The RNA shown here (c-di-GMP-I riboswitch aptamer) has 81 nucleotides and comes from an uncultured bacterium. Its mean pLDDT, the model's own confidence on a scale to 100, is 87. Of the family's consensus pairs, 95% are formed in the model.

[in-house]
RNA sequence: GAACGAUAAAGGCAAACCCAUCGCGAGGUGGGGGCGCAAAGCUAGGGGUCUUCCCCAAAGGAAGACAGCCCGGCUGCCGAA
Numbered sequence: 001g002a003a004c005g006a007u008a009a010a011g012g013c014a015a016a017c018c019c020a021u022c023g024c025g026a027g028g029u030g031g032g033g034g035c036g037c038a039a040a041g042c043u044a045g046g047g048g049u050c051u052u053c054c055c056c057a058a059a060g061g062a063a064g065a066c067a068g069c070c071c072g073g074c075u076g077c078c079g080a081a
Base pairs, nucleotide, nucleotide: 004079005078012037013036017032018031019030020029021028022027035068041074042073043072045071046070047069048066049065050064051063052062053061054060
């Protein structure tokens, strides 16, 4: 350095649910909460799922959401086997 990831150490994040708030919505943000996470840090490039609108028999088109669904890209703490 790469790979790997422990009932290690120091720290970190935060599902469901509840409250407030923003959004037509999927969902976002803040607080509580803690199921989990070694990238559960960042990124909508590919796939996927979801929403709204158009079209509408179906197929399809447009604008969005999700990084805690998978792949890819960028960055990063610690060090037992």